[in-house]
Molecule: Glycine riboswitch aptamer
Organism: Sphingomonadales bacterium UBA6171
RNA sequence: GACGGCGCUGCGGGAGAGUGUGACGGGUGCAGGCCCGAAGCCGCCGAAGGAGCAACCGCCCCCGGAAUCUCUCAGGCCACGGGACCGCAGCACCGGA
Numbered sequence: 001g002a003c004g005g006c007g008c009u010g011c012g013g014g015a016g017a018g019u020g021u022g023a024c025g026g027g028u029g030c031a032g033g034c035c036c037g038a039a040g041c042c043g044c045c046g047a048a049g050g051a052g053c054a055a056c057c058g059c060c061c062c063c064g065g066a067a068u069c070u071c072u073c074a075g076g077c078c079a080c081g082g083g084a085c086c087g088c089a090g091c092a093c094c095g096g097a
Stems, first nucleotide, its partner, number of pairs: 003095003007091007018042001020041002024037005043077003049073001050071003056065003
């Protein structure tokens, strides 16, 4: 010390699926009604996390690791928020032309 790898932080991008029904509570109105929140029920999504098969990888076997695949336990289905993953910058560690 170019560059590369893992991790963390900041910024930016970031999908899918009902703004279904509605016990109950609150607000508003003279009232009919309207608005907000929401248990439950049914329908659905998968890109927090988790689990599984196993493609694949380590080293031929054993064994180990293991996906954006599968499951949907959790989470989510107006917005907010979250969000795998990607880009840029910084920090630390490792390798290093």